[in-house]
RNA sequence: GGGCGGGUAGCCUAGCUAGGAUAUGGCGCAGGCCUCCUAAGCCUGAGGUCGGGGGUUCGAAUCCCUCCCCGCCCG
Numbered sequence: 001g002g003g004c005g006g007g008u009a010g011c012c013u014a015g016c017u018a019g020g021a022u023a024u025g026g027c028g029c030a031g032g033c034c035u036c037c038u039a040a041g042c043c044u045g046a047g048g049u050c051g052g053g054g055g056u057u058c059g060a061a062u063c064c065c066u067c068c069c070c071g072c073c074c075g
Stems, first nucleotide, its partner, number of pairs: 001074007010027003020058001029045005051067005
């Protein structure tokens, strides 16, 4: 330098191929219930510029362009 895969909350992850309005689930965190207390269990809640920028569109995590980062392969 070229090809492929990946980047979504503190951590992991679904959603992308077919654009559709409030972005999924788990762990963790906060509060509550239960318990003598804790753990476990149950309920509720907070937390997201969906890697950055630009474009297309009524509407973009999703499509297009470009850049950055990580991994693998080729040279």
This is a predicted structure of a 75-nucleotide RNA (transfer RNA) from a Candidatus Bathyarchaeota archaeon.
The organism belongs to Candidatus Bathyarchaeota, within Archaea.
Rfam family: tRNA. The family's RNA type in Rfam is transfer RNA.